Two RNAs folded together computationally: RNase P RNA and transfer RNA, 469 nucleotides in total.
This record gives sequence, C1' cells and structure tokens, in this order.
RNA sequence: GCAGCCGGCGAGGUGAUCGCUGGUAUGCUGCGUCAUUUGCAGCAUACGAGAGGAAAGUCCGGGCUCCACAGGGCAGGGUGCCGGCUAACGGCCGGUCGGGGUGACCCGAAGGACAGUGCCACAGAAAAAAAACCGCCGUUGCAGAGGAGCGCAACGGUAAGGGUGAAAAGGUGCGGUAAGAGCGCACCGGGUCUCUGGUAACAGGGAUCGCAUGGCAAACCCCACCUGGAGCAAGACCGAGCAGGAGGCUUGCUGUCCCCCUCCAAGGGGACGGCACCGGGGUGGCCCGCUCCGCAUCUCCGGGUAUGGUCGCUCGAGCCACACGGCAACGUGUGGCCUAGAUGAAUGAUCACCACCGCGCAAGCGGAACAGAACCCGGCUUAGCGCUGGCUGCUGCG
RNA sequence: GGCGCCGUAGCCAAGCGGUAAGGCAGAGGUCUGCAAAACCUCCAUCACCGGUUCGAAUCCGGUCGGCGCCU
Repeated sequence: GCAGCCGGCGAGGUGAUCGCUGGUAUGCUGCGUCAUUUGCAGCAUACGAGAGGAAAGUCCGGGCUCCACAGGGCAGGGUGCCGGCUAACGGCCGGUCGGGGUGACCCGAAGGACAGUGCCACAGAAAAAAAACCGCCGUUGCAGAGGAGCGCAACGGUAAGGGUGAAAAGGUGCGGUAAGAGCGCACCGGGUCUCUGGUAACAGGGAUCGCAUGGCAAACCCCACCUGGAGCAAGACCGAGCAGGAGGCUUGCUGUCCCCCUCCAAGGGGACGGCACCGGGGUGGCCCGCUCCGCAUCUCCGGGUAUGGUCGCUCGAGCCACACGGCAACGUGUGGCCUAGAUGAAUGAUCACCACCGCGCAAGCGGAACAGAACCCGGCUUAGCGCUGGCUGCUGCG
Repeated sequence: GGCGCCGUAGCCAAGCGGUAAGGCAGAGGUCUGCAAAACCUCCAUCACCGGUUCGAAUCCGGUCGGCGCCU
C1' cells in the first nucleotide's frame, strides 16, 4: 500500500427570529355558587421539556387487560448438543462437536433412521433383512484315442475389476485363494465394556468384537420440555341516539302449602323448595370437571350512533455514575436523575458562525444516510451514514 | 394501531418433493386466388434472497408487493 476479520462510539453544536404539542405558575374572561383565594372551559404571558438506533417488519418472549375461577386430559402448535443468565424467550454468554477459510475468524433447526410407516425420479443387475449385467474362476457337456488351448451352453462360486447413480453394502496394504472375500493380519474407521479428567456435552487411555442391516425426520412419527384464548380498536366510566323482527330450546322423582269435591282418601290443577342420568348459557377446538340460569347473560337479520368525552397513558424488569462478585451474559449495593404522551395526530422553518467529509493552490463550491413514537418493555431480523481501536494475509521499500 | 390471507406466461389458472398441465390472447408456418375456420410449432427468473435435500414452484427462514377483517 492492497485485500480482509472482529469490536466500540456518534447520529452535528451554539446563537437569533418566527411557530407547534402537552406540563407548571400567574393574570384576564365566561360558566357554576347565597358567596369565595375551591372547581370547569377559553385566552394571554413567563419558565423548563419535546423521536430512534433502528421508532420499521410484527418474527419471538413478557408485563398489563378481558374472557366469572384458569383446573385435568386429548388434539393442535412450538423448541431440540451441554452448562449458565433472565420476568420470559426460538434471545444472550461460556463451552463441546461438526463444517468453511492460508489466516484473523465465521457458520450450524446439532435428539432419535435395529419403535413403526413412507419416499429414494432417471440411470443401473441390484436403492435395503441384501444385489450377479459385463467380467473373473471351477465343474460338466458339445467333444471323437489322449493332452493342451480357444469357442458355445448349462450349473455353481465370486462384491476384487468395469459400468450406473447424489448415494452400491467399512477403507488402504500385505498374506491367502481355483478366482475371490474381515477369510487371516497391520494401520485407520466403527460397535460394546471399562478407567481417568470434566457439573455436563464430550475428550483421552485400555480391553474386546472381524464388524452385513444405507440416505431423508426443515416426510409422517417417537422421545424430552414448553404452551388456555384474545388483544389498548384490550378494557372501564360518563353521555347522546334508535325500532324492532325471526328462530332454537323442559323431562322425571319427591317434600310442604293452597284450590276443585260436604269431609277424608284417590284424582286433577297451582305456588314454593330439594334431587337427578333434563334443557340452555359460560369456560373462543373437543371431552371431563366447574359454574350460572330454568323463558334466560343464546343465534341470525335489521335499526341507531357525539368517527363524542374521560380514564387506561406513561415512574419503569427505568436511566446514569461508582464499588463488589462472576471468564462472560448478568447480579448485588450505594449515590444521583425524571427524560414525549399526541388523536386530521406536535416534535418544525429561516439565517449566521463553528465542527465533519470530498474537490480545489486559494477564494470558494458541493455533501451529510436510513428513516418519524401511538399501551409499555426484553430480543431477533431488515434498512442505512460517519468516525475509531485491535487483529490477519499478501506485496513493495529501508 | 392490531390480526389474517395470497403471489405460477399478457389474462384465467392446475400442479404441492423427481422434465411446470390446460384454456384465452400473441408470433411463425401449413392450407387458400385472398381471408376465416381448422391443424402444427413457439412463448415461464413459478414475486425476490438464503437454507434443508442427490434434487425445491412445492419444505423452512427472511424481505417485497397486494387483498381482507377488527372501533
């Protein structure tokens, strides 16, 4: 110098003028009151405040609210090496294993394929309780007096060689054999048992087994763990307005009282209550359980509505600094701070100077990204500008 | 603001791990004196980018675009 890897920080500053949003204080006006320094509404002035690292995508997780309580099971969904952090997580930190890169370093949805089912197109002999197409080898026959060789056929052996495929039945070598073969041996790989280290994933060592039994689970599935549903347009209160209509629904037993009958019994009817294997609603998939009701808190259609107001709404798993524990994520303690809450929706515009980057000798000119809160947090992902620290590789010069 | 669904040729669309059907439209050709009809042929980054797999339109993740519902 070039190429690259990892991390950190910032998101222009100051002043002037004119505005906007909401807060506090003061003043004025109006309403209300018997009255008032209370209250409500409006206006003015002053003071201090006013977008982000992603406010975005809504991909995960939690708080909060409602479903009357939020119980059990099934189904469904999610996660998936180990340990830790956390309110929780599919996040983060540290490690293990595998893969990529010369390297700094990076990536991994990384449980189970002898529980079962399914798929593996084309090609190929064979694509999974194991295969013979070619080749190689042996025997027999054609085959003749004998031998050898070659050819053809049949039967058998063979997974070394060829060929197909993404993938071919542990790999390489030596021995062995008719030819071959874990058939035997050495090394590598693998299974089982065991020892040592480690919390564990796992790593290393020893013994033993010649070791036939692919791949796909981001195919169904199995195993382990997690998981009720909806979402601030949740929900609560005030207040205005309107018109209702249709449909679905009830059995049984029993107690007390009353009525019908002149009285009792029997029978019939009614009211109240209890129970059940009755009916309906809720528990936003289903069942159980629970619970409410016994003409009702059901379903459908239709009508009205102030695109009303107030609350929820911003002090919170909050931010900053320091100390301590921990490799770290993070936790604990002390001190300090208050930092947007809008709803046709504010957070802006102009000018000057300074700061940053680029061009230029200079005067000067140009540039400054992505993007705009909407209940609030923790993450992930995506978009995107600048500054800076450390590290790696190559090349050149001294 | 929140929630859900869908992207295959110019248009309508089938396909849901193994060469992307079909219809309309379009282009070229055959036939004809010329046309129409008929017949033949052609026309696809499966919205985009990654991953899983031997293999992806299909399965998984992320972007982009469109549509619908909730006061």
Rfam match: Bacterial RNase P class A.